[in-house]
C1' cells in the first nucleotide's frame, strides 16, 4: 500500500463486475487472458445440420510475461 466474507446501491440472462461502508487475509491480493484449472451463457424471427464449436468471467484458482518498497 491492497482489501476478503457481508450489507447497501448500481450495470448484467447469467458468471460476475463497479462504488459506498468493512477488514478475511495478501511481497506484489500491482498491470496483463499467452497456457491450463474453474463458473456463467438470455431475447426475437428463419431453413437445416452440428456443438458449448463459439461468447462471457474469475488476475484473491494455478503457470506465462512487465513493473517493482525495506533490509
Nucleotide at each position: 500500500g491492497c482489501a476478503a466474507a457481508a450489507c447497501u446501491g448500481c450495470c448484467g440472462c447469467a458468471a460476475g463486475g463497479c462504488a459506498g461502508u468493512g477488514a478475511c487475509g495478501c511481497a506484489a491480493a500491482g498491470c496483463u487472458u499467452c497456457c491450463g484449472g474453474c463458473c456463467c451463457c438470455g431475447u426475437c424471427g428463419a431453413u437445416c445440420c452440428a456443438c458449448a464449436g463459439g461468447g462471457g468471467g474469475u488476475a484473491g484458482c494455478g503457470g506465462g510475461g512487465c513493473c517493482g518498497c525495506c533490509g